[in-house]
The RNA shown here (c-di-GMP-I riboswitch aptamer) has 96 nucleotides and comes from Thermincola sp. NCBI's taxonomy places the organism under Bacteria, Bacillota, Eubacteriales, Thermincolaceae, Thermincola. It was read from a public genome assembly, where an Rfam model found it.
C1' cells in the first nucleotide's frame, strides 16, 4: 500500500405507515417516522417487476356503407422502479 474479516465512534441515507402536493396510474417530491443500508452514492445500459392516460395495434358495437368518427374491451412502454438483480463510474472512518 492492497484485499478480507470482526468490532467501536462521528456523520450520511432512509422501508412500512401518516400528512401535504404533483401524476391517468404505477409512482415522484416535501415534512413526520424508522425497518434496515458501506455504497440504500451516481447512471434506466441489460434482465426482472409494476402501471396502461395519450399514442399504436386488434376485434366488437353504433353512425354509416365511402372511409372516417364515436364508445367500451383486450393487447402494447415511448412511463415507473437502482431499497429486485447484473453492469459501469466515484467514494468516508478508528482499532484488531
Nucleotide at each position: 500500500c492492497u484485499u478480507c474479516u470482526a468490532a467501536a465512534a462521528g456523520g450520511g441515507c432512509u422501508a412500512a405507515c401518516c400528512u401535504a402536493u404533483c401524476g391517468a396510474a404505477a409512482g415522484g417530491u416535501a415534512g413526520g417516522g424508522g425497518c434496515g443500508c458501506a455504497a440504500a452514492a451516481c447512471c434506466a445500459u441489460g434482465g426482472g417487476u409494476c402501471u396502461g392516460u395519450a399514442g399504436c395495434u386488434g376485434a366488437u358495437u353504433g353512425c354509416c356503407u365511402g372511409g372516417a368518427c364515436a364508445a367500451g374491451c383486450a393487447g402494447u412502454a415511448u412511463g415507473a422502479u437502482u431499497g429486485c438483480c447484473a453492469g459501469g463510474u466515484u467514494g468516508c472512518u478508528u482499532u484488531g